[in-house]
Molecule: small-subunit ribosomal RNA
Organism: uncultured bacterium
RNA sequence: AGAGUUUGAUCCUGGCUCAGAUUGAACGCUGGCGGCAGGCCUAACACAUGCAAGUCGAGCGGAUGAAGAGGGCUUGCUCUCUGAUUCAGCGGCGGACGGGGGAGUAAUGCCUAGGAAUCUGCCUGAUAGUGGGGGACAACGUUUCGAAAGGAACGCUAAUACCGCAUACGUCCUACGGGAGAAAGCAGGGGACCUUCGGGCCUUGCGCUAUCAGAUGAGCCUAGGUCGGAUUAGCUAGUUGGUGAGGUAACGGCUCACCAAGGCGACGAUCCGUAACUGGUCUGAGAGGAUGAUCAGUCACACUGGAACUGAGACACGGUCCAGACUCCUACGGGAGGCAGCAGUGGGGAAUAUUGGACAAUGGGCGCAAGCCUGAUCCAGCCAUGCCGCGUGUGUGAAGAAGGCCUUCGGGUUGUAAAGCACUUUCAGCGAGGAGGAAGAGUUGUGUGUUAAUAGUACACAGCUUUGACGUUACUCGCAGAAGAAGCACCGGCUAACUCUGUGCCAGCAGCCGCGGUAAUACAGAGGGUGCAAGCGUUAAUCGGAAUUACUGGGCGUAAAGCGCACGUAGGCGGUUUUUUAAGUCAGAUGUGAAAGCCCCGGGCUCAACCUGGGAAUUGCAUUUGAAACUGGAAAACUAGAGUGUGUGAGAGGGGGGUAGAAUUCCAAGUGUAGCGGUGAAAUGCGUAGAGAUUUGGAGGAAUACCAGUGGCGAAGGCGGCCCCCUGGCACAACACUGACGCUCAGGUGCGAAAGCGUGGGGAGCAAACAGGAUUAGAUACCCUGGUAGUCCACGCCGUAAACGAUGUCUACUAGCUGUUCGUGGUCUUGUACUGUGAGUAGCGCAGCUAACGCACUAAGUAGACCGCCUGGGGAGUACGGUCGCAAGAUUAAAACUCAAAUGAAUUGACGGGGGCCCGCACAAGCGGUGGAGCAUGUGGUUUAAUUCGACGCAACGCGAAGAACCUUACCUACUCUUGACAUGCUGAGAACUUUCUAGAGAUACGAUUGUGCCUUCGGGAACGCUAAGACAGGUGCUGCAUGGCUGUCGUCAGCUCGUGUUGUGAAAUGUUGGGUUAAGUCCCGCAACGAGCGCAACCCUUAUCCUUAGUUGCCAUCAUUAAGUUGGGCACUCUGGUGAGACUGCCGGAGACAAUUCGGAGGAAGGUGGGGAUGACGUCAAAUCAUCAUGCCCCUUAUGUUCUGGGCUACACACGUGCUACAAUGGGUGUAACAACGGGAAGCAAGCUGGCAACAGCAAGCCAAUCCCUGAAAAGCACCCUCAGUUCGGAUUGUAGGCUGAAACCCGCCUACAUGAAGUUGGAGUUGCUAGUAAUCGCGAAUCAGCAUGUCGCGGUGAAUACGUUCCAGGGCCUUGUACACACCGCCCGUCACACCAUGGGAGUUAGAGGCACCCGAAGCC
Repeated sequence: AGAGUUUGAUCCUGGCUCAGAUUGAACGCUGGCGGCAGGCCUAACACAUGCAAGUCGAGCGGAUGAAGAGGGCUUGCUCUCUGAUUCAGCGGCGGACGGGGGAGUAAUGCCUAGGAAUCUGCCUGAUAGUGGGGGACAACGUUUCGAAAGGAACGCUAAUACCGCAUACGUCCUACGGGAGAAAGCAGGGGACCUUCGGGCCUUGCGCUAUCAGAUGAGCCUAGGUCGGAUUAGCUAGUUGGUGAGGUAACGGCUCACCAAGGCGACGAUCCGUAACUGGUCUGAGAGGAUGAUCAGUCACACUGGAACUGAGACACGGUCCAGACUCCUACGGGAGGCAGCAGUGGGGAAUAUUGGACAAUGGGCGCAAGCCUGAUCCAGCCAUGCCGCGUGUGUGAAGAAGGCCUUCGGGUUGUAAAGCACUUUCAGCGAGGAGGAAGAGUUGUGUGUUAAUAGUACACAGCUUUGACGUUACUCGCAGAAGAAGCACCGGCUAACUCUGUGCCAGCAGCCGCGGUAAUACAGAGGGUGCAAGCGUUAAUCGGAAUUACUGGGCGUAAAGCGCACGUAGGCGGUUUUUUAAGUCAGAUGUGAAAGCCCCGGGCUCAACCUGGGAAUUGCAUUUGAAACUGGAAAACUAGAGUGUGUGAGAGGGGGGUAGAAUUCCAAGUGUAGCGGUGAAAUGCGUAGAGAUUUGGAGGAAUACCAGUGGCGAAGGCGGCCCCCUGGCACAACACUGACGCUCAGGUGCGAAAGCGUGGGGAGCAAACAGGAUUAGAUACCCUGGUAGUCCACGCCGUAAACGAUGUCUACUAGCUGUUCGUGGUCUUGUACUGUGAGUAGCGCAGCUAACGCACUAAGUAGACCGCCUGGGGAGUACGGUCGCAAGAUUAAAACUCAAAUGAAUUGACGGGGGCCCGCACAAGCGGUGGAGCAUGUGGUUUAAUUCGACGCAACGCGAAGAACCUUACCUACUCUUGACAUGCUGAGAACUUUCUAGAGAUACGAUUGUGCCUUCGGGAACGCUAAGACAGGUGCUGCAUGGCUGUCGUCAGCUCGUGUUGUGAAAUGUUGGGUUAAGUCCCGCAACGAGCGCAACCCUUAUCCUUAGUUGCCAUCAUUAAGUUGGGCACUCUGGUGAGACUGCCGGAGACAAUUCGGAGGAAGGUGGGGAUGACGUCAAAUCAUCAUGCCCCUUAUGUUCUGGGCUACACACGUGCUACAAUGGGUGUAACAACGGGAAGCAAGCUGGCAACAGCAAGCCAAUCCCUGAAAAGCACCCUCAGUUCGGAUUGUAGGCUGAAACCCGCCUACAUGAAGUUGGAGUUGCUAGUAAUCGCGAAUCAGCAUGUCGCGGUGAAUACGUUCCAGGGCCUUGUACACACCGCCCGUCACACCAUGGGAGUUAGAGGCACCCGAAGCC
C1' cells in the first nucleotide's frame, strides 16, 4: 500500500465483500510450566447460611470475679480490701468514611474556567476561661400484659447525661441608651500548708467553654462545551421582573402578599426516544470515528414510593416512621425482613470464580495506651480470559531401511525424518539449604526538651524480649533419566500451500466471486504441503481500508443530484483612500489543565510482560502585557460597482376597446339531376320529400394564409391580421448628478403551458367519452361516418409538465473565423461600399476541461460570492402523520423485506416487418418433374426371441451398404470352450502331416492309420502342430459432450488476418473505409499509413485448332490385289502417344479521370477467367463418426470373449422421402439397307456351329488384347396395322412349366415361356431441377459381384424454350444506422393467474402496559 465482483471486451460511476488491529468475550478441537493482570456485559431478578462497625471501665452507677493480702476461726468454710478479666445499661466518639452496583438523570448532572452571600466534628496556631448549685431517667428491684416481638405501672440511683445562677477579652442584637449568651471533669505525681483522711491545694497530661485565624471538607452562583428526532413549532402562570415579609448555614420566586406583563424559541424552545459524566480505552498517517470493563475523580441510587429525626456533616446500603409489593414466623390476636458489602444459592443467559487464610504489611474507627474491630486491604484457590517468557531436546546418522502415498512402472516423495551412535538436563519430579517483605511494640538503661520534680509526657540512642497470612515462598545446591510435555486451521482466485481415491446438481461447501449433473487442486477421506503455535479456528462487536458523508478530502449536461421562474426578509459575502479602535488575528508572560495512562531518558525483578524515579506532553481555558498588516467596529472622503436625469431606437412584451378580409358550417331562394361522400378496398352516413355541383342573399363563432427568418420581445410559462388608448422592460450616444445605495438568498410572496374544477355566457370548426361501419383469431385500437363535455369569453380555484440548454444566480479573466438582429461612430470614390465600437442571437474551432460523448468569451475552461440538491438497485416519490385544495390531487416523506448488482459513455459483433449498393436458376420468363396410381428402395411407427447398430431441418431418409440365401453378422435361440479363434515369452513330449471308422444339427469328442523331412561347429537350432501353469489375450461393450484422424455445411461465398507505424486512458481503430471497376479485398486513383500472409486468379488435368515427331494392332488419297485395308505398298488423311504453337483486351474505334476498365469491330478453330474438372481461407454448427482405423477413462473376464446350428436383419393396420413404369396416337406393335463413345476380359471375355419359342445348354476358334471377344447400340429413318377404348394403352398380381448361379434358392435370388391382366384417363394445397451441346429424351459400359440393380459412377446419340428486369420470396457480401441483444431475435422481456414459501400491512374486536391533562379519596411527616 491494496484486491475480488456488473461487461463478449473497455473506461467510468457505484454498491457489496476480503486482507489489518482490537475485545471484560463466547463456542469447537487441543492443552506442559511460570510471571503479571482480568473475571455476571444478561434479571437495579429473588435470596438460605456465615461474616462485612464498632470501641472507650482513664466519663458513670451496677453485676462478674482469676490472682494476691488480711481478718474470723469451726482448717476449710466465710468475711473484708486490692483487683486482672468480662457483661448489659446511662454517656462519648464513630456509624455521612471505607465497600457496592449504574436504575434514574440530556441537566438540580459532568468537564473546563471563573465568582460571592456561607457552614465546617476531629486537626493546627492564638487569646480568654473552666466558679457555684439543682432536679431527673435507664440499669436494678417488685408487680403485670403478650405465643412471640415487645411493653406497662410503681420504687431506688450515678455521671464528661440534663437544667438554672454567676462571670464575659472577644462574639451576637441594638432605637446606640443598652441588652443577650458558656463550660466538665478524668488520670498520674507531689515539696510545703490544710484535712471530716475520702481529700483539699499545687502541678503535668488528656478533656471542656467562648472567640479569632488556618487547613480540610461541603453547600451555592455564572459562562462555554456535552446524543438522536421538526412526520415534535410554538412553550410558560410562581411563569419573568419589582417592592415587602417569611425561610435557609448562605444568595435567590426558595415561599407568600401586592404590582407590572413579562420570560424562552429555527443559533431549535417545548415534546418524544436513548444515555450516568470525565481522565482515559480501541482504531486511524492525521483529522476523525467508536467506546466509558478493570484503575482514578465527580454524580446519583440502596426492595418500590413518600417523609422527616439525630447530627459538624444524612433526608442516612448493614438508622427511624408511613404506604405498597414480595418472603418468613404465628397460639390468627399480631409480628419480622431487605446481599446493587464478601463468599455462596436459585433464576436468567452463549457466558464470568472459593460459603478460603490473615490483620504480618498499608490504611480506617475507638481508646492515654496495651489493644479491640476491619470480607477495606494483603494473600491464597479456580479459569489458556488476555499479555509476556520458557520448554517439549542437541549433534551425528544413506542401506536414502520398512511402512504410507503417487507413478510415465524407470522412479519420486514422506526424508536426516526414524532407527542406530554420541551428548545435554532448562522446566516438571525427589531431597537439602534458604533471603526480603519488620517499620515497630514492650521492657531495662542513658541522654535531651517541658517541669519545682529524679512524676508524667515527647524525642534520640543502646541492650534484651518479641511480631509473617502468604509459606513445603523467591532463590541456591544435589539426584536420576531423553526421560513427563503439540496441536489447530487452511491448500480454486482474492491468499502462502497439490495430488490420489470416493461421490455424481446427490451428499455437501461457501467471506465475495462461485464449486458439485462420471476424469471435482472448491464436497468427503488419505498422502503431501503452507501458516500460526500452548494455542489454533469460528461467531459476535468496533475502527480501518471507505476520498462510500469528502474540515483535512467528493460531486450535480447524459451515471444519484440545479427548486418551473422571479422578487425579497433574516443570514452569508462585499469597491478605493486616510485616521482611529483592538472584537477576530499574531507574539510574550502568569495561573490552571489531579494522579495513573501514552511518549522519552534512567532504575528494579536472570529477560520480557510488570513495577518504579525524573522529564516531556496535556494541541484547552482564563488573566495580563504588547503588535496593528489583514477582517470587523467608528469617523471622514472618493467614483471604476449600482442608480437617476437628457436624447434617440427596435420589438408577435402586457392590458383594454374597436374593426377587416379569406375560409368552414348553417339558413332562404334560383338553376339542375342521380348520385354524393369515404377508403388500401369497402361499408355505416347523405340523397328523387331533389343531395352533391352552381348562383345570389343572410346568420354566427373561432382563427389570422402570404410576409416568416437556427428573425424579434419577455424572468419563466409564453407572445403573430389592422387601428386607437393605457403600460412594463431593454439597447445605444454624450454629458450632468447621487456616492457602495451592491451580490446571493433559508423561511415568505407573486407569476406559472395543457388538462381539470366552480358560477354565468357562447358554441362555426375540431373533438376525449359514446354510437355505428370496417380491419382482425379477437380489435374495448390504428382507418371511416357521426358526436357530447371541452376548446372561446368573464370571474374564481388548481400549481403541476421531457416547466429541457435535462446546464441555479452574480462578477472577473482566457486564441481566432463566419453568419444574423438592433443601435452608434469614422473614411471617402456616397455604394447592395470599406473599416470600427456596444448590446443580443447562431455555426465552426485553439488552449483547457471531461469517463467518454462533448463544452469551448452565451464554458461543462480559470477563479471568487451565495443558495438549492445527491450518497447502491428495488420497495417508493409509495405508506402513515402534517399542511394546502371543492374535488382531482399537490407538497413534505419513511421502514420492514429483498438483490450483488443497478447505471453512464464508448467498442466489436449479431439482429431489425431500418436505409443504400451488389450477387447467384433467388424471383421473374420458360421446359420437365414431384405431390394422385402400381411397384422398387430407404426411414419412422408397430410387431417380434431377434427384427443388430449408426445417420434426424437445409447439411438423416436408393445414406454407412461398390450389392444380408450360408458366410457377411455386429442381433436372437439351442449346444460348446475357458491362457482361449488371434499375439509374445516360458515347460514338456513330438517333424509337419496323410488316410479313415463311430456318435452328433454342427462345433466337436473317442479311436485307428501313415510319416521321420531342413540347417548344424553334432552340443543343438528353425518352422509347424499338441500339452501345463502364470503373465496376458479378447470385446462391433459405454462415453464423438474426454480425443486424434477423416468428413459434411455456410461456400468456390470473397473474404480472414498479421508486422511495424499512427490515433485513442482503454476495449479497439486505421490498413480492409472513400470514388470508379471486376466473377473476385480483381485492378486503378485518393488516403496515416507502409508492407506482408492465408484465400481470388494463374501454374495442373481434360476438351476445342494447328505444326512437328512416331506409324502397329490404327489409317487408305494415289498404284496393284481381295468376298473383306484381306494382302503388297504408303504414312498424305483419320486416329493414337509424345513435344510444341495458339488467346494476351495484343490491334482499331467510342466512353472513362491521359487510369483501371468497359462497349463495338477486325482477324482467328477459339475473345474477353473459351467449356468442364481437380483445388474449399480464418472460422461456425460441443455438426457426423469410439461400428473403417487409432486412442484416454470406465465396464465384462467359465463371459459383454470364442466356435457352431437354425433363425433374424426381407415382419406389416399405417405415415414420409427418393426413384422406376405408366396413364398413350409427338403413341403401341411388327418388319426393314443406318450411325457411337467410355470401358471390361484368364477360377475371365467368348466368336462360330448345333439344340431349344426363349432364358439357356452342348461343342468350340481367337484373345494376357488400338490385333480376339463382350458389341447386332437405341431413339431416329422407311413401310404396314391399331383409331381414342381402361384399348393391340398399362403392366401389377397370381397360376403352371422351365433356365442359371451356388453344398443349399422354403423363409429369401435373378431370368425365360405360356396364361392371368389390378390401379391408373396427367394428379389438391404445396413443392423441386435446369441458362446450351444445357433441360428433355434414347440407349451403352463399369465397380461391387458365385448369383442378385428401377440404385451409384461413367459414356455417347437426338436435341429445345426463355431471361423484360431486380419491386417482391428465401440466402449471401460491403457500407451505414438503432439496440435494454452477446448461449447474440429460436435473443431479451412485461403483467395477470395457479401452487409453495418469506417479510410486512389490513381485519369484527379483545387484553395488557406506558405517558399527558383534569378531578376524587388520602398514610406518615414537617411548618